[in-house]
RNA sequence: GCCGGGUUGGUGGAACGGCAUACACGAUCGCCUCAAAAGCGAUUGCCUGAAAGGGCUUGCGGGUUCGAAUCCCGCACCCGGCACCA
Numbered sequence: 001g002c003c004g005g006g007u008u009g010g011u012g013g014a015a016c017g018g019c020a021u022a023c024a025c026g027a028u029c030g031c032c033u034c035a036a037a038a039g040c041g042a043u044u045g046c047c048u049g050a051a052a053g054g055g056c057u058u059g060c061g062g063g064u065u066c067g068a069a070u071c072c073c074g075c076a077c078c079c080g081g082c083a084c085c086a
Stems, first nucleotide, its partner, number of pairs: 001082007010025003018066001026044006045056004059075005
């Protein structure tokens, strides 16, 4: 340099172009207990808000589309293969 695969919350990871963060783990709070473990319940992407709610988010920047994590272009990084390396 060329080819292929990948990048999504704290972690693993799901999602035919139909509005993501399912599910599990972890975490926080509560119940139970003399206390703990186990078990059970609630909450848990980010910002804002007393709440209801509002806004934003799939590596970064663009594009297509009514609608993009998904398709297209450029870039960055990671993994693998090939080539080059007098």